A computed fold for a 1468-nucleotide RNA from an uncultured prokaryote, annotated as small-subunit ribosomal RNA. It matches the Rfam family "Bacterial small subunit ribosomal RNA". Gene Ontology terms of the family: ribosome and structural constituent of ribosome.
């Protein structure tokens, strides 16, 4: 784009078309083929007329008679029922289309010629009788014809032996002057019929060529088959049929078989070529319940005819009969689905008829259906308060929307009133003229007049009236694809053409609003073509995506060098015929337009005939030498076959020497060996393979070929000439060769070695490793016929830049050879330009540009499988599907990620060390369990002394009980009251009740501000949910060195380059190089602190010198030197020297220096990753609760305890415990506070109150250490858990549930399994001190100082990370992807004992009806003979032969269904 469509929703009108695509399934009912009385005998019905009779309402009714009349049932006869109408079952050619042909027929029609004389005998109807339920008969009798049969005649005609022979007819009607008459008529004429024949027209039959679907998993078919002769037969040619003879005919250019199918003009689509299709209309064919058959006829093997068989239906008296809608309507059924049991012959056409006319479900009309095409309408203008309502909202508004309302108009269509074409011309009657005729009849033709014919039809069209009045839906709105928002839902419900959407903010589901597109329709489904260059003729491909046969030779076929001449098959041009009409196209005309209709043109790209041309292809003929080949002379070679022969090595055997192991592996063991192995020496046997040379070297078609020699043999190359003269290329089928493995027969068997055995390894190990070992490997002969048989690249030929190797041959120059140089040719390699390619790549050895021929491909899986066939001994090979299933499979390249890949490098990563954890007790956190509750969160590293810098109440979010409902808190409102305070009662308290005191501040005197209690509705409130809706903050990779951008360049592109490379660094740090040049975020530096020095300042800090002073003390005067404090500076930069390096960056060493190569430490965390963590810090979208999931309060819980884990503390002791003495810090904190001295207490502490808002006072005795003493290796003078008693402190309150003190008690534990953690220097370890939180409550956390080590060879390994490279089937990125069995469910399919059916072959049986043949004893009117009887000719019945439908028997083929069970496959 389209449709004979269907379905869903909707539906105003008209015109024109179309309407069982399925069951060629079955059909009730009605109609669809009759007509002619001018062929005939006639008269059942109707009518007219006449006659008769009866009745009476005297002009009507009834009855009867009369074929004489109009007419006409049934019958005889003629013509027509072969047309028209339906359907598409069959048919792959007895069909159709196109173009031709000759051996034919043709009713009615046209034209011509010649006729139409004279006779005869019957049969229906009818009558009588009779059978049957019926259908239908039977017998006898009568009768007519245009029915039937002779005779006569025969221009044409037919047959012929060329002499001859044969064969016809029918009348009917109209009219009529003379003549004749038996009065019927004859006779004449006209018309229509009839006979014979010729020609035409029309129609039909036959033959030929070409074209006409799929399958080769159908390759051979054929006996009347192919041809001839003779005969038969037909309208006609012919094996059409029969007999005989011959052995042909068809087929790879696809016979035969199977499946499917009516063919065509055309239709749909497409730019075309094509592809699909064959409704309506038109041409042809076939069919008429299924199968067979003939009759009649001009024509049929006959839709509404006959006979037979079969199935089905109906009637029946059971004996027997009837029927055929694929005609028009209609019914049932089937189906997604397709109409009225309508009107009329008015028109067009058909049949009959002289005609009138009759018949006509052909046809013309109407009805039903939006089924399609076309046209029209559902109103037009104005109208902003931008109404109301709806929807959205950022709450302002926006949108629906000039849309509506309102105002002013119009009236198509529908409704209504009336008027009213065209489709109608004929026929008939009559008049006139002409023709025919003897004729003025009659008939025919033409012209005029009259009369009359319309189903549609209440037509079309016009007109009246009224009023915007009666008339809009459907689909879609994520992208493709025009059109966006809200609500509901929450991987549900659903959507979906493809991609896909939906798991709580859905433009994708459903609804609303809005919008978009079409519009009386709109969508969906189905189907065809297009897009699809996705079967490629036009117009594709085959190195890696699917695709080159493993490889020669070669048949058919295809293609073929050059010159001359010939021919005219192809090709090209002209003319003629045909190519039906309709349709398409163009341009006229008619319906108001259009659809539609109509007349014309063009076109129909085709076929055939004919004429001319001769370039090209072909044919035929003759030449040529450039292709191809032959000859001569050389060359290289693992080319092939056969025979012989050689050495090294392995093994075995024999012998010698010799002794305990050998062998094997990652390590072992099995195995061999004291019966003498292994080792070594000598000898022998046997088999197989040929080191070095050896080479991207050689040869061969490929497979492949390797010691040496001989024989036989194939091919290639080179050089120069001679010869043949296109002999060529390719190659479907075919044929030969064809690695390894395998098979058969017979040999052979050293080594190796499937299977097998043993030993190991392992969770297992039917493997990898080891020890053995059989087929096999070898030879001969014969099979197999496959490989990643690969250059994944078919063969041949021509052309198209180069450079460098190498093998074989030839030439040249200079030359003494060798070697080299140059050139040419044939191979074989590397790099590379143009070109090609998706890219990779290829590139004279093409995958470039062309030509010839062959093979092959058409999404993945199923599957190179099944079935069938062929081959094979087998294994198996070749050929080769489908169902079903998926939306991909695949190629090349890119970026990442990953690797038990590679290279380089780093890190307390390992190693080297030190100290721990894991074992014990306790503390603390978590899991689990328990509980009314044990609130919640955090969960590998990166949760677990985490949020929590501190749960007795509070905190507190949890539980139980009791209370409140505008609320504990915020903002408005109205009204009341100052606020506030006191006492007492109930209660666990919240709270409730009672009660005393108190009347404030500002003021413009209206009132207002603050506060309190009560009220109503807005609202408050929520530690309720969602961290996967979020902000912010944080963790982690990781303080790792990376992450990017602009411009340029390269690439079709993704992307690359830069950022890679060579060095170097802690560092993408720096240098050099470079199609890159620059830049940004990171690194570093800038900041803080610490280490040295200087300057300035000098109290509360300090005290060297001076003075005072004490038992002592910076205590005092003073000092500004020192320490220190806190401000500012200096200093360190690879700056200097030497070496290394590339003359660089940098590194190594050194000097100086307090400090040296980032001096130490801190803050600082790129792009990003983990949907990491947090809605319970806070903020926040959405959802949820609202007398509760909010609020108040008391008590309880978060502190539970068979257990498991993490993090810590204290220990297990002598480097120690205990006791005594004694020394030295830093950094902090302090007024709700730190708290001195003194006194009391064993102690926790109490008392006390000085000082201090702090370099001033206090906390505050630092501890390890040092000096002594004791303990002596033990569950202890170690260790301190647990428990008892007595206390202290804080606090409203220490029961659940605090810390501390004293006395007593004195558990486990004697250094910790597997495993695992931290640390590289002022670090680890060890020792104490302080602070935050805090009423109190640290073994935790954050800080501070004291003492103060060991070790690092190094980067193989573990873990993590960075850069480069490589592979990848990964991209959620290796925690990836993914293979197979098994189990379960479903699906399709192969095999299968069988079984059922369709089609079909062969053989046989049987054989209805019927044609033909034979016979015809029975029977017979016409004609002949005969006086007759009878006979003859001819025929009928009957019988019979051939053929033959349905049927039957037997046996095959093929296809399909089904089948216990079985095989694999697919999906989940």
């Nucleotide at each position: 784009a389209u449709u004979g469509a269907a379905c869903g929703c909707u539906g105003g009108c008209g015109g024109c078309a179309u309407g069982c695509u399925u069951a060629a399934c079955a059909c009730a009912u009605g109609c669809a083929a009759g007509u002619c009385g001018a062929a005939c005998g006639g008269u059942a019905a109707c009518g007219a007329u006449g006659g008769a009779a009866a009745g009476c309402u005297u002009g009507c009714u009834u009855u009867c008679c009369a074929g004489g009349c109009g007419a006409c049932g049934a019958g005889u006869g003629g013509c027509g029922g072969a047309c028209g109408g339906g359907u598409g079952a069959g048919u792959a050619a007895u069909g159709c289309a196109u173009a031709g042909g000759a051996a034919u027929c043709u009713g009615c029609c046209c034209a011509g010629u010649a006729g139409c004389g004279g006779g005869g005998g019957a049969c229906a109807a009818c009558g009588u009788g009779u059978g049957g339920a019926a259908a239908c008969g039977c017998a006898c009798g009568c009768u007519a014809a245009u029915a039937c049969c002779g005779c006569a005649u025969a221009c044409g005609c037919c047959c012929u032996a060329c002499g001859g022979g044969g064969g016809a007819a029918a009348g009917c009607g109209g009219g009529g002057g003379a003549c004749c008459u038996u009065c019927g008529g004859g006779c004449c004429u006209c018309g229509c019929a009839c006979u014979a024949u010729u020609g035409g027209a029309u129609g039909a039959g036959c033959c030929u060529a070409u074209g006409u679907c799929u399958g080769a998993u159908u390759a051979g078919c054929u006996a009347g088959u192919u041809g001839g002769u003779a005969g038969g037969g037909u309208a006609a040619a012919a094996g059409c049929c029969u007999a005989c003879c011959a052995a042909g005919g068809c087929g790879a250019c696809g016979a035969u078989c199977a499946g499917u199918a009516g063919c065509u003009g055309g239709u749909u689509u497409g730019a075309g070529a094509g592809a699909a299709u064959g409704a309506u209309c038109a041409g042809c064919c076939a069919c008429a319940c299924u199968g067979g058959g003939a009759c009649u006829g001009a024509g049929a093997c006959a839709c509404g005819g006959c006979c037979c068989a079969g199935a089905c239906u109906c009637c029946u008296a059971c004996g027997g009969g009837a029927g055929g809608c694929a005609g028009c309507a209609g019914u049932g059924g089937g189906g997604a689905a397709u109409a009225u049991u309508g009107g009329a012959c008015a028109a067009u056409g058909g049949g009959c008829g002289c005609a009138a006319g009759c018949c006509u479900g052909a046809u013309c009309c109407a009805g039903c259906a939006a089924u399609g095409c076309c046209g029209c309408g559902u109103g037009u203008g104005u109208g902003a308060a931008g109404a109301a309502g709806g929807c959205c909202u950022g709450a302002g508004g926006g949108u629906u929307g000039u849309a509506a309302a309102g105002c002013a108009c119009u009236u198509u269509c529908a409704a209504u009133u009336g008027u009213g074409a065209a489709g109608a011309a004929a026929a008939g009657u009559u008049u006139a003229a002409g023709g025919u005729u003897a004729a003025u009849a009659g008939c025919c033709u033409u012209a005029g007049a009259c009369c009359c014919u319309g189903a549609c039809g209440u037509u079309a069209a016009c007109u009246u009236u009224a009023g915007a009045a009666g008339a809009a839906g459907c689909a879609c709105c994520g992208g493709c694809u025009a059109a966006c928002u809200u609500c509901g839902u929450g991987c549900c419900a659903g959507c979906a053409g493809c991609c896909g959407c939906g798991g709580u903010a859905a433009u994708a589901c459903g609804a609303g609003g809005g919008g978009u597109g079409c519009a009386a329709g709109c969508g969906u489904u189905a189907a065809u073509c297009g897009g699809a260059a996705u079967u490629a003729c036009u117009g594709g491909g085959c190195g890696u995506a699917a695709a080159g046969c493993g490889u020669u030779c070669g048949u058919a076929g295809g293609c073929g060098g050059u010159c001359u001449a010939u021919u005219a098959a192809g090709c090209a041009a002209g003319a003629u015929g045909u190519g039906a009409a309709a349709g398409c196209c163009c341009a006229g005309g008619g319906c108001u337009c259009a659809a539609c209709c109509u007349a014309g043109g063009a076109a129909c790209u085709g076929c055939a005939u004919u004429c001319a041309a001769a370039a090209c292809u072909g044919u035929c003929a003759g030449g040529c030498u450039a292709g191809a080949g032959u000859a001569u002379g050389g060359u290289a070679g693992a080319g092939g076959a056969u025979a012989g022969u050689g050495g090294a090595a392995u093994u075995u055997c024999c012998g010698g020497u010799g002794u305990a192991g050998c062998g094997g592996u990652g390590a072992a063991a099995u195995g061999c060996g004291u019966a003498g192995a292994g080792a070594u020496c000598g000898g022998a046997a046997g088999g197989a393979a040929c080191a070095u040379c050896a080479g991207u070297g050689g040869c061969g078609a490929a497979g492949g070929c390797g010691g040496c020699u001989a024989u036989c043999u194939g091919g290639a190359c080179c050089a120069a000439u001679a010869c043949u003269g296109a002999c060529g290329c390719u190659g479907a089928g075919g044929u030969g060769c064809g690695a390894a493995a395998g098979c058969g027969u017979g040999g052979g068997g050293a080594g190796c070695a499937a299977a097998c055995a043993g030993g190991a390894u392992u969770a297992g190990a039917u493997a990898c490793c080891c020890u053995g070992g059989u087929a096999g490997u070898c030879c001969a002969c014969g099979c197999c016929g496959u490989a990643a048989a690969c250059g994944a690249u078919g063969u041949c030929a021509a052309c198209u830049a180069g450079c460098c190797g190498u093998u074989g041959g030839g030439g040249g120059a200079a030359a003494u050879u060798a070697a080299g140089c140059u050139u040419u040719u044939a191979g074989u390699g590397g790099c590379g330009c143009a070109g090609c390619u998706a890219a990779c790549g290829u590139a004279u050895u093409a995958a470039g540009u062309u030509g010839a021929c062959c093979g092959c491909c058409u999404g993945g899986g199923g599957a190179g499988u099944a079935c069938g066939g062929c081959c094979g001994c087998a294994a198996g090979g070749c050929u080769a599907a489908a169902a079903c299933u998926c939306a991909a499979a695949g190629g090349a390249a890119u970026u990442g990620a990953c690797g038990g890949g590679g290279g380089c490098c780093c890190g307390c990563a390992c190693a080297a060390g030190c100290g721990g954890u894991g074992g014990a007790g306790c503390a603390u956190g978590u899991g689990g369990u328990u509980u009314a509750a044990u609130u919640c969160g955090a969960u590998g590293c990166a949760a677990c002394g985490c949020g929590a810098a501190g749960a007795a109440c509070c905190u507190u979010a949890c539980c139980u009980a009791c209370c409140c409902u505008u609320g504990a808190c915020a903002u408005a409102c109205a009204g009341a009251g100052a606020a506030c305070u006191u006492u007492c009662c109930a209660g666990a308290g919240a709270u409730g009740a009672c009660u005393c005191g108190g009347u404030g501040c500002c003021u413009u005197c209206a009132g207002g501000a603050c506060c309190u209690g009560a009220g109503a509705g807005a609202c408050a409130g929520g530690u309720g949910c969602u961290g996967c809706a979020u902000g912010g903050c944080u963790g982690u990779c990781g303080u790792c060195a990376g992450c990017u951008c602009g411009u340029g360049u390269c690439g079709u592109g993704a992307g690359a380059u830069g950022u890679u490379g060579g060095g170097u660094u802690a560092a993408g740090u720096c240098c050099c190089g470079c199609a890159a040049c620059g830049a940004g975020c990171g690194c570093a530096a800038c900041c803080c602190u610490u280490a040295u020095c200087c300057u300035u300042a000098g109290u509360u800090a300090c005290c060297a010198g001076c003075g005072a002073g004490u038992u002592a003390a910076g205590u005092c005067g003073g000092g500004g030197a020192c320490u220190c404090u806190a401000a500012g500076g200096a200093g360190a930069c690879u700056g200097c020297c030497g070496g290394u390096g590339a003359c660089a960056a940098a590194c190594c060493g050194g000097a100086g220096g307090a400090a040296g190569g980032u001096g130490g430490g801190g803050a600082c965390g790129a792009c990003g990753u983990c949907a990491a963590g947090u809605c319970a810090u806070c903020a926040u979208g959405g959802c949820c609760c609202u007398u509760a999931u909010g609020g108040g309060c008391a008590g309880g819980g978060c502190u539970a305890c068979a257990c498991a884990c993490g993090u810590g503390c204290u220990a297990c002791a002598a480097u120690g415990g205990u006791c005594g003495g004694u020394a030295c810090a830093g950094a902090g904190g302090g007024u709700u506070g730190c708290c001195a001295a003194g006194c009391c207490g064993c102690g926790a502490g109490g008392u006390g109150g000085a000082g201090c808002u702090a370099a001033u006072c206090c906390c505050a005795g630092a501890a390890a250490g040092c000096c002594g003493a004791u303990c002596u290796u033990a569950g202890u003078c170690c260790g301190g858990a647990u428990u008892g008693c007595a206390g202290u402190c804080u606090g409203c309150a220490a029961c659940u549930c605090g810390a501390c003190u004293g006395c007593a008690u004195g558990a486990a534990g004697u250094c910790g399994g597997a495993a695992u953690c931290g640390c590289u220097a002022g670090u680890a370890a060890u020792c104490g001190c302080g602070a935050a939180u805090c009423a109190g409550a640290a073994c935790g956390u954050c800080g501070c100082g004291g003492u103060g080590a060991a070790u690092a060879c190094g980067u193989u390994c573990c873990c993590g990370g960075g850069c480069c490279u490589u592979g990848u089937a990964c991209a959620c990125a290796c925690c990836g992807c993914c293979c197979g069995u098994c189990a379960c469910a479903c699906c399709a399919u192969g095999g299968a004992a069988g079984u059922c059916g369709g089609c079909u072959g062969u053989a046989c049986c049987g054989g209805a009806a019927g044609u033909c043949g034979g016979u015809g004893g029975g029977c017979c009117a016409a004609c002949c003979c005969g006086c007759a009887a009878g006979g003859g000719a001819g025929g009928c019945a009957g019988c019979u032969g051939c053929c033959c439908a349905u049927g039957g028997u037997a046996u095959g083929g093929u296809c399909g269904g089904u089948g216990a069970u079985u095989g694999g496959g697919g999906u989940g």
Background:
The sequence is in RNAcentral, with records from ENA.